[in-house]
Molecule: nadA riboswitch
Organism: Acidobacteriaceae bacterium
RNA sequence: GGUUGCAACAUCCCCGUCGGUUGAGCGGCUUAUGCCGCGGCGAAUCGACUGCGACC
Numbered sequence: 001g002g003u004u005g006c007a008a009c010a011u012c013c014c015c016g017u018c019g020g021u022u023g024a025g026c027g028g029c030u031u032a033u034g035c036c037g038c039g040g041c042g043a044a045u046c047g048a049c050u051g052c053g054a055c056c
Stems, first nucleotide, its partner, number of pairs: 001056007013042001014040001016049007023041001025038005
């Protein structure tokens, strides 16, 4: 350096970080279609990165 598995670290457990996509939730606007905003959304997924291993 490459491939692959994983999240130990966490004020019960689960949860590595950041940014997207789809969908959900809450709030606001809207006649409606829909639009905007919010965050531990215990949903899925993609990219990059951190760390812990295995192999080459």